[in-house]
A computed fold for a 114-nucleotide RNA from a Balneolaceae bacterium, annotated as SAM riboswitch aptamer (S box leader). It was read from a public genome assembly, where an Rfam model found it.
RNA sequence: UGCUUAUUAAGAAAGACUGAGGGAAUGGGCCCGAUGAAGUCUUGGCAACCGAUCCACCAAAAGGAGGAGAAAGGUGCCAAAUCCCACUCGGUGAUGUGCCGGGAAAAAUAAGUG
Numbered sequence: 001u002g003c004u005u006a007u008u009a010a011g012a013a014a015g016a017c018u019g020a021g022g023g024a025a026u027g028g029g030c031c032c033g034a035u036g037a038a039g040u041c042u043u044g045g046c047a048a049c050c051g052a053u054c055c056a057c058c059a060a061a062a063g064g065a066g067g068a069g070a071a072a073g074g075u076g077c078c079a080a081a082u083c084c085c086a087c088u089c090g091g092u093g094a095u096g097u098g099c100c101g102g103g104a105a106a107a108a109u110a111a112g113u114g
Stems, first nucleotide, its partner, number of pairs: 001114008013043005021032003026086004044078003049074002053068003057064002082106001087103006
């Protein structure tokens, strides 16, 4: 860095250093920010993807799929739905360039893979 699969309206912040930006990218909107953004470090927390434990199921086996409680292992995360919209389809509506729902694309994370 590419590909595949799954998930994404829940949840979870303090301190130190530092000092002006930040919310992925482009455009628009709307927010956060000197009562301190981003970043780094420390501590804490959330969650349960992988791994571990237990239960029961399928399979001759290899293995597969499900559930439970934990969480000290490997990651991840801790403003706002992935902050919202953009492309497309359906419904509604009737000039409001809106509203409701589905899908696609993109992104993030995990697991696997080349």
Taxonomically the source falls in Balneolaceae (Bacteria, Pseudomonadati, Balneolota, Balneolales).